[in-house]
C1' cells in the first nucleotide's frame, strides 16, 4: 500500500429511502414487614465526519477518520 469487515441509547445489537427500536442497565410508582422476583411509567440518541443524489438518506454514492480480521 491493496481488499474486506464494522462504527446506530450507558453497554449489547436491529433498523436494506418515508415519525429512529429493543434487550439489559439507569430514575419513578406498584406489589412485599424488608429484599429479591413480577408489573406499569419515565429519561437516555447532533445515527463516526464533510460533501453529493432524491419530494425525502442510519439506509444509495464520493471522500475522509477510528476498530478488527486478511494479503503484500
Nucleotide at each position: 500500500g491493496c481488499g474486506g469487515u464494522a462504527g446506530u441509547a450507558g453497554u449489547u445489537c436491529a433498523g436494506u429511502g418515508g415519525u429512529a427500536g429493543a434487550a439489559c442497565g439507569c430514575u419513578u410508582c406498584c406489589u412485599u414487614g424488608c429484599c429479591a422476583a413480577g408489573g406499569a411509567a419515565g429519561a437516555g440518541g447532533u445515527c463516526g465526519c464533510c460533501g453529493g443524489u432524491u419530494c425525502g438518506a442510519c439506509c444509495c454514492c464520493c471522500g475522509c477518520c477510528c476498530g478488527c480480521g486478511g494479503u503484500a